[in-house]
Context: one part of a larger RNA
RNA sequence: UGAUGUUGAAGGAACUCGGCAAAUUGACCUCGUAACUUCGGGAGAAGAGGUACCUUUUCGAGGGCAACCUUGAGGAGGUGACACAAACUAGGGGGUAGCGACUGUUUACCUAAAACACAGGACUCUGCAAAGAUGAAAAUCGACGUAUAGGGUCUGACGCCUGCCCGGUGCUGGAAGGUUAAAAGGAGAUGUGCAAGCAUUGAAUUGAAGCCCCAGUAAACGGCGGCCGUAACUAUAACGGUCCUAAGGUAGCGAAAUUCCUUGUCGGGUAAGUUCCGACCUGCACGAAUGGCGUAACGACUUCCCCGCUGUCUCCAACAUCAACUC
Numbered sequence: 001u002g003a004u005g006u007u008g009a010a011g012g013a014a015c016u017c018g019g020c021a022a023a024u025u026g027a028c029c030u031c032g033u034a035a036c037u038u039c040g041g042g043a044g045a046a047g048a049g050g051u052a053c054c055u056u057u058u059c060g061a062g063g064g065c066a067a068c069c070u071u072g073a074g075g076a077g078g079u080g081a082c083a084c085a086a087a088c089u090a091g092g093g094g095g096u097a098g099c100g101a102c103u104g105u106u107u108a109c110c111u112a113a114a115a116c117a118c119a120g121g122a123c124u125c126u127g128c129a130a131a132g133a134u135g136a137a138a139a140u141c142g143a144c145g146u147a148u149a150g151g152g153u154c155u156g157a158c159g160c161c162u163g164c165c166c167g168g169u170g171c172u173g174g175a176a177g178g179u180u181a182a183a184a185g186g187a188g189a190u191g192u193g194c195a196a197g198c199a200u201u202g203a204a205u206u207g208a209a210g211c212c213c214c215a216g217u218a219a220a221c222g223g224c225g226g227c228c229g230u231a232a233c234u235a236u237a238a239c240g241g242u243c244c245u246a247a248g249g250u251a252g253c254g255a256a257a258u259u260c261c262u263u264g265u266c267g268g269g270u271a272a273g274u275u276c277c278g279a280c281c282u283g284c285a286c287g288a289a290u291g292g293c294g295u296a297a298c299g300a301c302u303u304c305c306c307c308g309c310u311g312u313c314u315c316c317a318a319c320a321u322c323a324a325c326u327c
Base pairs, nucleotide, nucleotide: 001323002322003321004320005319006318007317008316010314011313014312019309027051028050029049030048031047036041038157052079053078054077055076056075057074058073059072060071061070062069063068080084092307093306094305095304097302098301099299100298104116105115120155121154122153123152124151125150126149132141133140134139158294159293160292161291163224164223165222168221169220170217171216172215173214174213177212178211179210183206184205188201189200190199191198192197225243226242227241228240229239252286253283264280265279266278267277268276
């Protein structure tokens, strides 16, 4: 000096990105227990008290023929300690907000999460030799199942809901029409030949799917506006005008895991708060199953605050063991 422990005056998070680490708490019995709630919970909420030993006494339970043995719950009085669950073992607690409903799963060896999954919801395909998948095929799975089944995609308990747009892209449907391959067709033309012929070329016409075209479909991929004026203070604009669009963002939420300007403004908490909570709305660039907004319970998740507690710190010190170092 380092490692692992133990202890510490006064203070008690002033440390730090952050209470990281450590400390506190801890068992059993009795009392007591809030908001909220899906009425199950929350809850061991929180919080308070007791616990050893001796004497005496009450009521039990079990075993035994009995003597008696084992054991539980109390009442009264007393004794000694700093300390009676005396060691070991053995929850710190509360409040607020975000995200995800939950238990679960995951980057074996830097990420355990708000990611994945999930029950539930929806759309879509599939009538059985099913759709779909593997395979060169045979064949197999699906399934010894049969639409209350099976496959695919999205969302993700529950509650309240899920607005407008089918112009583009996709998908589905469409006995007309347009375009159109091979093929059919063969008017003609060309070469050669005296000719018959042979060879080459070839217009019209017929001709599938697809595409064009016409519809439907957004819990399909996706999208969801400008400018100008106007009310008897000012300000603002319920209102009007105009341009464009397929339609111009509804409910709800909103400086948000989304807000650049921004430490927005106001309020709360602090002596002092770029974080936090509650509002406002000027949403650079929220928004409804790429789900929107809430939500009890849950979380080795994330944020902020409080109580307790402490060597995290003010500010370090001593001790034990090990290592290093010196001899």

Large-subunit ribosomal RNA, domain IV from an Alphaproteobacteria bacterium, 327 nucleotides, folded computationally. Taxonomically the source falls in Alphaproteobacteria (Bacteria, Pseudomonadati, Pseudomonadota). The coordinates come from a structure-prediction model, not an experiment, and the mean pLDDT is 88. The RNAcentral record of the full RNA draws on ENA.